The RNA shown here (transfer RNA) has 74 nucleotides and comes from Kocuria tytonis.
NCBI's taxonomy places the organism under Bacteria, Bacillati, Actinomycetes, Micrococcaceae, Kocuria.
It matches the Rfam family "tRNA". Gene Ontology term of the family: triplet codon-amino acid adaptor activity. Rfam classes the family as a transfer RNA.
The coordinates come from a structure-prediction model, not an experiment, and the mean pLDDT is 81.
RNA sequence: GCCCCCUUAGCUCAGCUGGCCAGAGCAUCUGUCUUGUAAACAGAGGGUCGCCGGUUCGAAUCCGGCAGGGGGCU
Numbered sequence: 001g002c003c004c005c006c007u008u009a010g011c012u013c014a015g016c017u018g019g020c021c022a023g024a025g026c027a028u029c030u031g032u033c034u035u036g037u038a039a040a041c042a043g044a045g046g047g048u049c050g051c052c053g054g055u056u057c058g059a060a061u062c063c064g065g066c067a068g069g070g071g072g073c074u
Base pairs, nucleotide, nucleotide: 001073002072003071004070005069006068007067010026011025012024013023019057028044029043030042031041032040050066051065052064053063054062
């Protein structure tokens, strides 16, 4: 220098055939229970879907560029 893959909640990830309001588990917080703690159960908060731009009535999803991470070739 060239090519490929990944980037979504604090963490691990799903969603990637464009349209349900963006989700799950764990963690956190609150409540119930308990003498108290943990566990269990119920509920809540938490996201500019890496950034910028494009296509479209509509983008996490498609296209381009950039950034970060991983791998391969020279």